RNA sequence: AGAGUUUGAUCCUGGCUCAGAUUGAACGCUGGCGGCAGGCCUAACACAUGCAAGUCGAGCGGAAACGAAGAGGUGCUUGCACCUCUGGCGUCGAGCGGCGGACGGGUGAGUAAUGCUUGGGAAUAUGCCUUAUGGUGGGGGACAACAGUUGGAAACGACUGCUAAUACCGCAUGAUGUCUACGGACCAAAGUGGGGGACCUUCGGGCCUCACGCCAUAAGAUUAGCCCAAGUGGGAUUAGCUAGUUGGUGAGGUAAUGGCUCACCAAGGCGACGAUCCCUAGCUGGUUUGAGAGGAUGAUCAGCCACACUGGGACUGAGACACGGCCCAGACUCCUACGGGAGGCAGCAGUGGGGAAUAUUGCACAAUGGGCGCAAGCCUGAUGCAGCCAUGCCGCGUGUGUGAAGAAGGCCUUCGGGUUGUAAAGCACUUUCAGUAAGGAGGAAAGGUUAAGUGUUAAUAGCGCUUAGCUGUGACGUUACUUACAGAAGAAGCACCGGCUAACUCCGUGCCAGCAGCCGCGGUAAUACGGAGGGUGCGAGCGUUAAUCGGAAUUACUGGGCGUAAAGCGUACGCAGGCGGUUUGUUAAGCGAGAUGUGAAAGCCCCGGGCUCAACCUGGGAACUGCAUUUCGAACUGGCAAACUAGAGUGUGAUAGAGGGUGGUAGAAUUUCAGGUGUAGCGGUGAAAUGCGUAGAGAUCUGAAGGAAUACCGAUGGCGAAGGCAGCCACCUGGGUCAACACUGACGCUCAUGUACGAAAGCGUGGGGAGCAAACAGGAUUAGAUACCCUGGUAGUCCACGCCGUAAACGAUGAUUACUGGAUGUAUGCGAUAGAUAGUAUGCGUCUAAGCGAAAGCGUUAAGUAAUCCACCUGGGGAGUACGAUCGCAAGAUUGAAACUCAAAGGAAUUGACGGGGGUCCGCACAAGCGGUGGAGCAUGUGGUUUAAUUCGAUGAUACGCGAGGAACCUUACCUGGGCUAGAAUGCGAUUGACCUCUUCAGAGAUGAAGAUUUCUUCGGACAUGAAGCAAGGUGCUGCAUGGCUGUCGUCAGCUCGUGCCGUGAGGUGUUGGGUUAAGUCCCGCAACGAGCGCAACCCUUACUGUUAGUUGCCAGCAUGUAAAGAUGGGGACUCUAACAGGACUGCCUACGCAAGUAGAGAGGAAGGUGGGGACGACGUCAAGUCAUCAUGGCCCUUACGCCCAGGGCUACACACGUGCUACAAUGGGGGGUACAAAGGGUAGCUACCUGGUAACAGGAUGCCAAUCUCAAAAAGCUCCUCUCAGUUCGGAUUGAGGUCUGCAACUCGACCUCAUGAAGUCGGAAUCGCUAGUAAUCGCAUAUCAGCAAUGAUGCGGUGAAUACGUUCCCGGACCUUGUACACACCGCCCGUCAAGCCAUGGAAGUUGGGAGGACCUGAAGACAGUAACCGUCAAGGAGCUGUUAAGGGUUAUACCAGUAACUAGGGCUAAGUCGUAACAAGGUAACC
Repeated sequence: AGAGUUUGAUCCUGGCUCAGAUUGAACGCUGGCGGCAGGCCUAACACAUGCAAGUCGAGCGGAAACGAAGAGGUGCUUGCACCUCUGGCGUCGAGCGGCGGACGGGUGAGUAAUGCUUGGGAAUAUGCCUUAUGGUGGGGGACAACAGUUGGAAACGACUGCUAAUACCGCAUGAUGUCUACGGACCAAAGUGGGGGACCUUCGGGCCUCACGCCAUAAGAUUAGCCCAAGUGGGAUUAGCUAGUUGGUGAGGUAAUGGCUCACCAAGGCGACGAUCCCUAGCUGGUUUGAGAGGAUGAUCAGCCACACUGGGACUGAGACACGGCCCAGACUCCUACGGGAGGCAGCAGUGGGGAAUAUUGCACAAUGGGCGCAAGCCUGAUGCAGCCAUGCCGCGUGUGUGAAGAAGGCCUUCGGGUUGUAAAGCACUUUCAGUAAGGAGGAAAGGUUAAGUGUUAAUAGCGCUUAGCUGUGACGUUACUUACAGAAGAAGCACCGGCUAACUCCGUGCCAGCAGCCGCGGUAAUACGGAGGGUGCGAGCGUUAAUCGGAAUUACUGGGCGUAAAGCGUACGCAGGCGGUUUGUUAAGCGAGAUGUGAAAGCCCCGGGCUCAACCUGGGAACUGCAUUUCGAACUGGCAAACUAGAGUGUGAUAGAGGGUGGUAGAAUUUCAGGUGUAGCGGUGAAAUGCGUAGAGAUCUGAAGGAAUACCGAUGGCGAAGGCAGCCACCUGGGUCAACACUGACGCUCAUGUACGAAAGCGUGGGGAGCAAACAGGAUUAGAUACCCUGGUAGUCCACGCCGUAAACGAUGAUUACUGGAUGUAUGCGAUAGAUAGUAUGCGUCUAAGCGAAAGCGUUAAGUAAUCCACCUGGGGAGUACGAUCGCAAGAUUGAAACUCAAAGGAAUUGACGGGGGUCCGCACAAGCGGUGGAGCAUGUGGUUUAAUUCGAUGAUACGCGAGGAACCUUACCUGGGCUAGAAUGCGAUUGACCUCUUCAGAGAUGAAGAUUUCUUCGGACAUGAAGCAAGGUGCUGCAUGGCUGUCGUCAGCUCGUGCCGUGAGGUGUUGGGUUAAGUCCCGCAACGAGCGCAACCCUUACUGUUAGUUGCCAGCAUGUAAAGAUGGGGACUCUAACAGGACUGCCUACGCAAGUAGAGAGGAAGGUGGGGACGACGUCAAGUCAUCAUGGCCCUUACGCCCAGGGCUACACACGUGCUACAAUGGGGGGUACAAAGGGUAGCUACCUGGUAACAGGAUGCCAAUCUCAAAAAGCUCCUCUCAGUUCGGAUUGAGGUCUGCAACUCGACCUCAUGAAGUCGGAAUCGCUAGUAAUCGCAUAUCAGCAAUGAUGCGGUGAAUACGUUCCCGGACCUUGUACACACCGCCCGUCAAGCCAUGGAAGUUGGGAGGACCUGAAGACAGUAACCGUCAAGGAGCUGUUAAGGGUUAUACCAGUAACUAGGGCUAAGUCGUAACAAGGUAACC
C1' cells in the first nucleotide's frame, strides 16, 4: 500500500465484499506449566443463610457473663473440691452519654441538563486538623438503667418509685462576636486521667503540674453549597412555547444569591444561531481504530453525578432529606394465637430466575487504609491473599545431535518411480518445566521493655521526642528461590489448500448430498461437496459468530461532486444572512508573539530502574494540540471617522425590435345558408366500406352569415427573466443598445423563509363555436383490434373573470464579476472613407488553440483559470409510494420515509451481430427461357406403426438411391434356441512331437465319441502343439473428454501480423477514401511502411502447331494380295500415340481515362481478355457429423454386454415424406435395312468362331496377362414399311405357367428368359427444383462393389445438341461502407403488463387491548408551615387535640398522542421451465419520451 465483483472486451461512476487492528465476549474442536491482569454487558428480577459499623470504663450510674485475688464457710484424702461474700482488680452484657454509622463498598434505573468537562465568579457554611488570643466561675431539676406491678402470641409496651454524668437547664462574666434607631441590647463552657515536694482537708480531696477535653473569637487548610460563559446525542413528518411565566417593589425563607415562596404592579421572557415536544443516553480522564483529521465507545482503574423495593416526607447532625436510620402510602415476601407484626444483597460470598454468557456460602487483619480510643487494642467481605475459568497479554516446554537399507506401512504413479522422509527405528547425549526430597529469603515498619540523652515541670515523678540493646508481630505458605534424585521419561492441536490468499493430488458423490465472506462450485473425469495422502498458516491454542474503527476520498474541514453517470429550484424580485472597490486616520474584536495560571493522578510517548527476560511494576521528563488572565504588534479582515470615482445608478441625444396591454380594421381560405347552371355520381383507401347524392349531390357561378388563424416577407433573423411573442392601424406601457458629456458617490453581488409571473391539459361562472378534435358511434384491418386507416362527432380549442402551479418548464448547463489565442457569418448602432473596405460596442451562430473532461465533447455565449453566494446529490428497486402536515372546488400539488429485496443499476466509448435503417456490389438470387418434381405405377431411402428382432448411426439448409461402391447363408452388430469359459484371434512361454489328412457314429450344427495315419533337419534350428502366468475380448456408454477425417458458410474475398503513429483504454490506423477488377485484382491518394495466410499463377486435362520416336497404332505414294480387309513388303507424309517445346501477354490499333483499366462482332490468331474443365478450400463458425472405418482418455461387462453354432430378422405394412426410373404417346410405337464413338474391363477372367435352344443359356473350340485378342451390338441418327389419336400396335405394373444361371442352399428373400395376363396413367393443385454452351435437354456405352443380384443407384465416357439474359425494383444468400441498438447464448436476441400458484414484509380498516404525559373534578396519609376557647401542665413555657395550606397516592371524567392486535382489503417484493397478448430496444414494424 490495496484486491475481487457490472462488460464479449474498455474507461468511468457506483455500491457490495475481503485482507488489518481490537473485545468484559460467546460457541466448536483441542488443552502441559508459570507470571500479570480480568470475570452478570441480560431481569435497577426475586432473594434462604452467614458476615459487611462500630468503638470509648481515661464521660456516667453500674456488674448480667468470664478471670485473677482476698475474706468467710462446708467436706475432709491438709491442700484440694465446692459454696457464699467483696466492683477493691482485669475486664464488661444491657443502659445513659460522646464520636462514627453523610466515609469506605455497590449499581447506572433516572437524568439531554437542577448533570458532566474546561475556565471564571461572589452572596456562603465548614465536625475532626493547624495557628493565635482569651476563658473554663457558681448553681439547679430530671430521664434511662435498676426495682415493683401490669398488657401482648410476638414485635413491643404501660404505670409507680430510685439514681449518675463530658446528658439537660438557668445564673454570673463577656468581647476583636451578632444586631443597632449608634443610645444600647443579646449570646458561652465540662470535666476526666497520670504524677507530686511543701501547705490545707469534711480524708472524698483541695492545691501544683502534665496530658486529653470543653467554651468564645480570628485566621488557615480541607470539604461542601451557589452563580456565569462555552462545549456536551437524534428527530422540523415536533414551529410556536410560557401566568410564578419575565421583570420590579416589599416581605418571608435559606448557611448563602435568587420567583426559592408570597402580596402588589408592569407585560414581559424564550424561539429557524432550533424554543416547546418526542425518542435515546449517566458525563469525563480515558479505551479502541486511524498517517492524521476524524469515527466508535465510556468494562476493569481514577474524578464527578444519580440511585438504594416503588413514591412522598421530614428528623438528627458540621455534613443526609441518609444502601445495612425514622414516618406515611403502594406492590411483594415472611411470621401470627387473626388481634397484629417483620423485611428490603444495585455490600462480600451464595440461591432461584433470565440468558449465548461471567467465579468460592474460602483465609487474614500480617501489610496499606478507615472508625473509635490517651494507649494497648477492638472493628473493618475496604483491603491483602488464596480458590475457579486458556477470558486476555507475556514467558517456557513438549527434547538435542547423529542416523539412507532412503526400512516397513500409507498415498500417488507415465509402473520406471515419486512422496511421507532424517521423519521413524537404531546409536550417543541433555533434564528446563512437571514429579519426589531437603534447604530457604523478602514483604516487619510498628508495639513492648530496659538504658542513655533531651523537652515540659518545683521535680532525678509522670508524659512526649531521639538514640541504643533486648524482646516481638506473616493470612499468603508445602511462598519465591537454591540444591539433590530418576528417566526422553508426563506434555500438540486447530483451521485452511478455486481466485482474492500461503498451500494439490486420488477416491466417493452426480444440480443429489452439500459448500459459500464476495465472485461462485455440484447435472459421471469436482485442486470449490465428503474422505484420504500430501502441503500451507498459526500454535496451547486454532477456527466460527457477534461488535467497533480501518481500508471507504463511500458525507470529502484536511479531502468529493451536480450538461449526458445520483444531483441547478420553471423563472425573476427580494427581507434576514453570507461576501464586498480605491485612499487616509483611528481602534484592537478577529489575527500574530511573549509571559502567568490552569489543563488531577493513572494511561499514551521518551530516558532510566526492579522482577533471570517479557507481560507487569516503578522514578523522572515530555506531552495534554485546550481554557483563562495579561503585555506588546498593526500588514490583512472587521468597527468608527473623513475623502475618491474605475463598480452601480441618474440626466442629455439617437436607435432596432412578433416585448406587454386595449380598441379597431383587412384580405385569402374552410364551412354553412339562399339562389342560378347542370347530371350521376361524389368521397375515401394499400384495397374497400360506412357516409353524401335523382327529395338533384359533387362540379361551377352569384350573394349572405359566422368563427378562428394570419400565406408570401420569414431567416442558422428579432424581442422578452422564463413561460412565450407574428396581418395592418391607433392609443397606453416595460426593458435593451450606442455616442458624447454632466451629476450622485459603493448606493454593490448573492439570497434560506417569502412574493410575483408561469406552456399545455384540467376546474368554476357566463358567452362563443367556422375548422380541428379526447370520449363516443359506425366502417375496415386482424386469430383478436376496446388501436394504427376511413366516415362522422361531443367536451375542449376562442373570449371575459377566477382557480390550478405542473412539463424532456432542456442549453437536461443557477446567478454575478474578472482573466485567457484565432478564423468566419449575421442583426443593430457609432464614427472614418469618394468607394472598395477595415475599426469599435452590444447581441445571435459556426469552426478551431491552450486548457478541461470518463469519453463523446466544451472551448471569450466555457463544461478553461479564479472569487462570492444560493439550490441540490450520496447504490438499484420498494417510491416520488405510505403515513402525517400544508395548499386546492376537485383533479391533484408540495414536503417525504420504512420494512423487505438485489449485487448490481448506470454513463461514455469499442468490436461484433442484428434491423420489416441507408448506400454500393455480386451470385441461375430474381427476371427471360428450357426441362423437371409435386398427380400415376414401380424402384430405393426415411418417418411412423408392427414385431421375439424388425441391429446401429445420419434429422432445416449441411439427414432421407446417406455410412452401404452389392443384407439369401456369411456379412450381422439384432432376435430365438443350443453350446464354451484364460476363452474365437495376437505376443512371450516350460513341455510335447506332432499338426494336417482320412473313416465311422450321434446331433440342426457348434460339438462330442471311437478309430486310422503321423515330422523335416545342414543338428544351429524350422514347423506344429501349448500347462501355469503375464494377459484377452466387447459394433457396450460418452463425438458434450478426444485425435484423425468430413460437411457447411464458400472458391465467398476475405483473415491477420511486425514496426511506426493515434487513443487513458478496449481498440483504431494499415484493410478506410476516389476509381477498377472475377478477386484486399490493380492504380491514385493517405501516418503509415512492409509482410504472411487466402485470390491469381505454378500442377493435370482439353483446344492449335512444331520437334523427336514409329509398335500392337497409321497407310498418301510404290509393290504383292483377297470376296472383302494395313492382310503383306515397305513407308513417317497423315491420323494417332507420348515426351519435349512453342503459343495468349490487353502485346498491337482506335476511343475514353492521370493511371489501373475499360470498350470495339477491331486486326492478327487454333484460341482474346482468369480460353473450357479439374485438383487446390484462408482466419474461423455450427460443443455440426463420426467412439459402428481406425486410434484413444474415462466409465461399464468378465460362466457374459465376450466367443461358437442353427434358424429367423435387417426385405414386415393402414399410412406420410424425400430421391429416382418408366410413362401417359405420332418430334411417337412396332418391324426390316444401314452408319458413326469415347472411355474402360478381362486368366478363379473376357471369350472370337461353330453347334443346339424362340430365348435366357448350354456343349465344344480359339485368341488374349491386352494400342495386338476379347467384352463390343453403340444408341439416338439415316432409310423403307406399318399403326392414325384410341386407354390404342401407347403404357407396362400385377398375376399365372414353364424355364435358364449363380450358389452348400434362391421358401421367407436373387437375377434373367419365354408364353400368357395387360393395372394406374390422357402431362399433373398449392407449392417447388436444376440449368447461361458443347451447357440444358436427349441417346446409348463402360466400370467399381460382386458367386449371383434386387443398379432405375453411384462414378465416368462419348453421340446429337438448343432457347434466353431487358435489367437489378422485388424474393433468397453473400461482400464492403455507414447508421441505430436496452442484443453479446448475439433477433430462434432482449423484454413489458394483467391473470393463476406459493412465500415474505408493509399500508388502510369496523373495532379491540395496552402505555406514558398533561387537563378538570372528588378524596387525601405522613410531614412541614400557620392558626387555635374547652383537656393536660409547677397554670409559665409548652403539650395533646382540632382547623387550614401544601401534598404522595387513589377515584371519576373528557380529549389528544404512542404502541400492539384484527375480519376484510390494497399495492409491493421474491420464486428454472404456468396463461394471454407483444408495449419497449432496429424507422421495434403507428419514432420514442415528458
The RNA shown here (small-subunit ribosomal RNA) has 1490 nucleotides and comes from an uncultured bacterium.
The sequence is in RNAcentral, with records from ENA.
It matches the Rfam family "Bacterial small subunit ribosomal RNA".
The prediction has a mean pLDDT of 84.